[in-house]
Context: one part of a larger RNA
Molecule: small-subunit ribosomal RNA, central domain
Organism: uncultured Gemmatimonas sp.
RNA sequence: CUGGGCGUAAAGCGCGCGCAGGCGGACACUUAAGUCUGAAGUGAAAUACCGGGGCUCAACUCCGGUGCUGCUUCGGAUACUGGGAGUCUGGGGACCGGUAGAGGCCGGUGGAAUUGCUGGUGUAGCGGUGGAAUGCGUAGAGAUCAGCAAGAACACCCGUGGCGAAGGCGGCCGGCUGGGCCGGGUCCGACGCUGAGGCGCGAAAACGUGGGGAGCAAACAGGAUUAGAUACCCUGGUAGUCCACGCUGUAAACGAUGGGCACUAGGUGCCGGGGGGAGCGACCCCUUCGGUGCCGCAGCUAACGCGCUAAGUGCCCCGCCUGGGGAGUACGGCCGCAAGGCUGAAACUC
Repeated sequence: CUGGGCGUAAAGCGCGCGCAGGCGGACACUUAAGUCUGAAGUGAAAUACCGGGGCUCAACUCCGGUGCUGCUUCGGAUACUGGGAGUCUGGGGACCGGUAGAGGCCGGUGGAAUUGCUGGUGUAGCGGUGGAAUGCGUAGAGAUCAGCAAGAACACCCGUGGCGAAGGCGGCCGGCUGGGCCGGGUCCGACGCUGAGGCGCGAAAACGUGGGGAGCAAACAGGAUUAGAUACCCUGGUAGUCCACGCUGUAAACGAUGGGCACUAGGUGCCGGGGGGAGCGACCCCUUCGGUGCCGCAGCUAACGCGCUAAGUGCCCCGCCUGGGGAGUACGGCCGCAAGGCUGAAACUC
């Protein structure tokens, strides 16, 4: 390179925006670059293939023929692709009217619980475990009542539910703000899809500066257990967990399934919206669009399973794989305050 692949065997970038590039709806006109066709020129020799000859054969070599899949020029064709100019509305966008939602950011605010402190009542234990002990308590603990303070998280509602591109998002109120869906079909008129680089977002942990610190809790200390116990259990407990700003850029970042469009039986549940029927009706019946689950035909699959939310049938674009170990290591480069991240081998070995 050709090929075959990527849910679980190796393989979908964590997610998005998007420059270049690749690809691109309907109709008619034009052009003739791609494409097809005819002709001419060229395509040295050797090599190649076919036939024949010469060295005892062969390799080798000689002769004849073919080929040299290509390029150039001229003429012609116009279905498809491309170029030009034009029209269209189905893709896409805008607009108008509705609508659901833990979507995001900021500010405020509420109650339960926990812990601490103060005071009252009260007395001998509390706590903890498999059982204990460390620990706390007569300097009055635990229990109970009242008050005060602080920080963090929001029970029930809560769902097999919703929103978001992903990470993720949950008390209540307000402000600012993104996206979606449904209905209308008023406007634009292919303005689209994908996307190497690039840019942005990105759980937890970690890092920097400052703040905060109730509970929990790496490290650490002690008590147990044990042959030991640098653990599991218990009593404590510091970073951290929280806030602001910055940094890191990873993950079983998972549906282990890239994005877009089209097509291909049904049944059933839930969420959001529209239409119709019947009716007093919100209930009920039919239908339609969007989402989210379960089952399942055809088909696919090595099987498991997938099955209009495809892993089915096709087209377009990107990413990635190519035996195991060595190794996501070394070296180099780029990035980072560091931790480290990204890119990413080979020897050797099975």